Large-subunit ribosomal RNA, domain I from a metagenome, 542 nucleotides, folded computationally.
The prediction has a mean pLDDT of 85.
[in-house]
Context: one part of a larger RNA
RNA sequence: AGCGCAAGGGGAAUGCCUUGGCACUGGGAGCCGACGAAGGACGUAGCGAUCUACGAUAAGCCACGGUGAGCCGAAAGCAGGCAUCGACCCGUGGAUUUCCGAAUGGGGCAACCUGGCUGAAUAGAACUCAGUCAACAUACGGUGAAUAAAAUAGUCGUAUGUAGGGAACCGCCUGAACUGAAACAUCUAAGUAGGGCGAGGAAAAGAAAUCAACCGAGAUUCCGCAAGUAGUGGCGAGCGAACGCGGAAGAGGCCAAACCGAGAGUAGUAAUACUUUCGGGGUUCGGACAGCGUAAGGUAUGCUAAAGGUUAGCAGAAGGACAUGGGACGGUCCACCACAGAGAGUGAUAGUCUCGUAUGCGAAAACCUAAAGCAGCCGGCUGGAUCCAGAGUACCGCCGGACACGUGAAACCCGGUGGGAAUACGGGGGGACCAUCCUCCAAGCCUAAAUACUACCCAGUGACCGAUAGCGUAUAGUACUGUGAAGGAAAGGUGAAAAGAACCCCGGGAGGGGAGUGAAAAGAACCUGAAACCUUGUGCUU
Numbered sequence: 001a002g003c004g005c006a007a008g009g010g011g012a013a014u015g016c017c018u019u020g021g022c023a024c025u026g027g028g029a030g031c032c033g034a035c036g037a038a039g040g041a042c043g044u045a046g047c048g049a050u051c052u053a054c055g056a057u058a059a060g061c062c063a064c065g066g067u068g069a070g071c072c073g074a075a076a077g078c079a080g081g082c083a084u085c086g087a088c089c090c091g092u093g094g095a096u097u098u099c100c101g102a103a104u105g106g107g108g109c110a111a112c113c114u115g116g117c118u119g120a121a122u123a124g125a126a127c128u129c130a131g132u133c134a135a136c137a138u139a140c141g142g143u144g145a146a147u148a149a150a151a152u153a154g155u156c157g158u159a160u161g162u163a164g165g166g167a168a169c170c171g172c173c174u175g176a177a178c179u180g181a182a183a184c185a186u187c188u189a190a191g192u193a194g195g196g197c198g199a200g201g202a203a204a205a206g207a208a209a210u211c212a213a214c215c216g217a218g219a220u221u222c223c224g225c226a227a228g229u230a231g232u233g234g235c236g237a238g239c240g241a242a243c244g245c246g247g248a249a250g251a252g253g254c255c256a257a258a259c260c261g262a263g264a265g266u267a268g269u270a271a272u273a274c275u276u277u278c279g280g281g282g283u284u285c286g287g288a289c290a291g292c293g294u295a296a297g298g299u300a301u302g303c304u305a306a307a308g309g310u311u312a313g314c315a316g317a318a319g320g321a322c323a324u325g326g327g328a329c330g331g332u333c334c335a336c337c338a339c340a341g342a343g344a345g346u347g348a349u350a351g352u353c354u355c356g357u358a359u360g361c362g363a364a365a366a367c368c369u370a371a372a373g374c375a376g377c378c379g380g381c382u383g384g385a386u387c388c389a390g391a392g393u394a395c396c397g398c399c400g401g402a403c404a405c406g407u408g409a410a411a412c413c414c415g416g417u418g419g420g421a422a423u424a425c426g427g428g429g430g431g432a433c434c435a436u437c438c439u440c441c442a443a444g445c446c447u448a449a450a451u452a453c454u455a456c457c458c459a460g461u462g463a464c465c466g467a468u469a470g471c472g473u474a475u476a477g478u479a480c481u482g483u484g485a486a487g488g489a490a491a492g493g494u495g496a497a498a499a500g501a502a503c504c505c506c507g508g509g510a511g512g513g514g515a516g517u518g519a520a521a522a523g524a525a526c527c528u529g530a531a532a533c534c535u536u537g538u539g540c541u542u
Stems, first nucleotide, its partner, number of pairs: 001541009015527001016493002020465002022462007029454002031165002039100003042055003046078002050074002061094006070082003105114003115133006135162009169200001170198005180187001184234001210217002221248005231239002252446003255390001259280009286388003289383004297378003301375004308368004313361003319334004335352002337341001343355003395419007405431001426441005480487002500526001503514004
């Protein structure tokens, strides 16, 4: 030195575990904000750095309920207190709630600086404290120029509103490329990603100028089929309906106008005419108008509100002994309960030990749903002369877009641009266009449910993970990196219980040796503790 054997060190794999995740199911809830949000900064404890809680009333204040013996958060300790005259804790309602932040008196390098007015206190206009003072929109009122009057602009006041935030879902505007086409340009990806604006608990859509086909249906939305069909397509890659049928849900309403009335204005001496505002009327089973009639029913508005539910809780069956063991929940023997043998914990595996579970019960206060009642509102038939029924609209040319449909025979729908109707004896549609026939009534508005999503709450589930896994985080958006936008870790386990090793010895200490605890040192660098790697002792070989 090599190869063995033995014993260690080192290292963290493996096994077991789970405080944390992941995915989903069923319910609930679904907006918050100038009454100052979301999110923060800084403070608050006797001793308090961090987290949590709270806000100068500061780990808290008040009231009402629940509970019942302990309590002063995580979190030990010292000191000092509170509590059956009911503390702590839990629920409901209220009070307080610094500063920043839309941030709003003005400013500003967020959490800071600095004013005006009114009031309190004061000797005081000083200091301090409290309140108030941004902008814009709309309505009303005051005032009021250039310009003689009037008007307008402006300006001031009052009232109401807006702003900012929100995981995904929703509407609108804008809008790629990689890619596919085995290249690539039309096409595709895709109206996707991204950007902007806006709304709500849902949003959007919605009561036929719709379909259909000579039979008929009867708003919208969503699901299953129709159907990968008909089509469309460098007829390539691809894209891709509708009619109709079956389901979920189900709901229809209101204006404008004709006509009637009232007010105001303009023209006029006036009658009157016109304009405008408001009230009635009326809305496609058209209406006004004329005649007759006036209650059955309906109701998405308001109020009251039964029963029920949510936010604390309460009751809740039944097992002992023996032996083993550190410990019985395992074993043996003999029992019991069960509308409860779900589950978790307890010194090993517990229906009968603890918490629970089945089942039953419970609210001073707040909230949710809402039967029912009351009020309000709506609520008819006949006639057919006259009047009304949404105009720079429909439609046409040109150019685009969107429709499953790429300009095509290309209708229907939307936009730009240039033209530009009719008036119910009228008008739109039925895939160029025309006729016939059928069907509907545009150019105004609103509308629940079925549908989408899950930041949030409750209950539960898993041939999901088990610490290089599972979220990035068993917590951390921390440490750290970056000027910044942003990027972004590692890190779990003593033991049943700290019983966390008194005391002695060596040592400056670290550490070690005894002693002691414990079932076991498992000894805090702590469960198990593999391999690489490093030693010590020894055998053999050289």
Its Rfam family is "Bacterial large subunit ribosomal RNA".